[in-house]
RNA sequence: GGCCGGACAGGCGGUCGCCGCUCUCGACGCUUCGGCGGAAGGAGGGGAGGAAAGUCCGGACUCCCGCGGGCAGCGUGCCGGAGAAAUUCCGGUCGGGGCAACCCGAAGGAAAGUGGCACAGAAAACACACCGCCGACGCGCCGCGAGGCGCAGGCAAGGGUGAAAAGGUGCGGUAAGAGCGCACCGCGGUUCCGGCAACGGGACCGGCAGGCGAAACCCCACGCGGAGCAAGGCCAAAUAGGGUGAUGGAAGGGGCGCCCGCCCCCGCGGCUUCGGCCGACGUCACCGGGUCGGUCGCUCGAGCCCGCUCGAGAGAGCGGGCCUGGAGGAAUGACCGCCGGCCGGAAGCCGCGAGGCGACCGGUUACAGAAUCCGGCUUAUCGUCCGGCC
Numbered sequence: 001g002g003c004c005g006g007a008c009a010g011g012c013g014g015u016c017g018c019c020g021c022u023c024u025c026g027a028c029g030c031u032u033c034g035g036c037g038g039a040a041g042g043a044g045g046g047g048a049g050g051a052a053a054g055u056c057c058g059g060a061c062u063c064c065c066g067c068g069g070g071c072a073g074c075g076u077g078c079c080g081g082a083g084a085a086a087u088u089c090c091g092g093u094c095g096g097g098g099c100a101a102c103c104c105g106a107a108g109g110a111a112a113g114u115g116g117c118a119c120a121g122a123a124a125a126c127a128c129a130c131c132g133c134c135g136a137c138g139c140g141c142c143g144c145g146a147g148g149c150g151c152a153g154g155c156a157a158g159g160g161u162g163a164a165a166a167g168g169u170g171c172g173g174u175a176a177g178a179g180c181g182c183a184c185c186g187c188g189g190u191u192c193c194g195g196c197a198a199c200g201g202g203a204c205c206g207g208c209a210g211g212c213g214a215a216a217c218c219c220c221a222c223g224c225g226g227a228g229c230a231a232g233g234c235c236a237a238a239u240a241g242g243g244u245g246a247u248g249g250a251a252g253g254g255g256c257g258c259c260c261g262c263c264c265c266c267g268c269g270g271c272u273u274c275g276g277c278c279g280a281c282g283u284c285a286c287c288g289g290g291u292c293g294g295u296c297g298c299u300c301g302a303g304c305c306c307g308c309u310c311g312a313g314a315g316a317g318c319g320g321g322c323c324u325g326g327a328g329g330a331a332u333g334a335c336c337g338c339c340g341g342c343c344g345g346a347a348g349c350c351g352c353g354a355g356g357c358g359a360c361c362g363g364u365u366a367c368a369g370a371a372u373c374c375g376g377c378u379u380a381u382c383g384u385c386c387g388g389c390c
Stems, first nucleotide, its partner, number of pairs: 001390008010339007018047002021044004028037003049367001053378002056376005061228004073224005078092005093107001094105004108219002113217002116212002130159002132155003138151005167185006186208001187206008232296004242287007252265005268279004303322008340365006348357003
């Protein structure tokens, strides 16, 4: 100087508050008189996070779909293990980055099919020939000749373009070249060894398939029903609807009045065999659904801490201990004082020096906040401490 892992997330005091729980007291209400509920008060004890966040992934739980299978769609994709499951974790393999500790990787298939590949470039794929190299063999011309020039033709080495151009390096070879030949590397096949496996190592064979891209369609393998605590269950008003029954000098309004009771006002329509019947309206009772509201769900759980055993680890098993927010316009706070931490300045002190300490002054003290619960991932975060490693 760097890498990895873990922990903390200011402390104390005072004043004023907030939300649950337990105990106590008990105004008041209900009552079948046995009890039940319970405001205010008092006492005790508890009260955000490492991410409570984003809501990205997975589950528990609840409701809906009759059961099973398939298609479509979506997701995942090296191997082994852990785990309830997972875009999770652990260990390993391979590839990439780094001197290293270590970090990163959606890491099956492009030697099944279909499609795409901007710009540049000759050519972007049944590969190609712009510059370039050669022009041996063949033809023409020139030359006495060696040879020169031109053409047909050959080449894929070199240059150039690009993210990407039919392996790489070297030697041989050739007219020039080229896996054309050879060695090594790479690739493919067979086989042996190691490993549970991914894979690694060796031997032999083949001059040799193959541009990129599958987070294009697709193929292969595996997985997946939908909605979500505003899920869902129960209780349940007032008012207005709905249904059934009863009632009609009733009910209602007014006066006297504690009440009983008395008085006054109002007193529908149709049919009729004149007994009533039907309807409207009013009243009463009951039934039923929804809304407001209340309550359960609701916080004891894949829980937390300690120890032992097994395992390389993720983790598993056993034993002991603990109870630790449960609110719904939503609590967990506000203010003040003192002491801390950090940053800047600084008289002064120490040191030969680089530098260190520093009274005091000023500033600052993050990110952010449960909303059914749990496991992950990702993102945000002033600072401080601890351990291991290069």

Bacterial RNase P class A from a soil metagenome, 390 nucleotides, folded computationally. Of the family's consensus pairs, 96% are formed in the model. Rfam family: Bacterial RNase P class A. By type it is a ribozyme.